[in-house]
């Protein structure tokens, strides 16, 4: 060079076009607690980037970037 995957709060990790983008763990507050751990509640996403397509886009398309797995 070619060709396939992958990319979502720190870390993992659902979501496959339709009000608020689950969920674990990790952080922070706050309740409990003599303290600390458990334990309850709350609380944090420019969904790599950049165009496009739609009334509506993490989800489709189009070019990039990274990282992986095949071939040369």
């Nucleotide at each position: 060079u070619g060709g396939g995957g992958u990319g979502u709060g720190g870390c993992c990790a659902a979501g496959c076009g339709g009000u608020a983008a689950a969920g674990g763990c990790a952080c922070c507050g706050g309740g409990u607690u003599c303290u600390g751990g458990c334990c309850c509640c709350g609380g944090g996403a420019u969904c790599c980037c950049a165009g496009g397509u739609u009334c509506g886009a993490a989800u489709c398309c189009u070019g990039g970037c990274a990282c992986c797995c095949c071939a040369g």
Molecule: transfer RNA
Organism: Calditrichota bacterium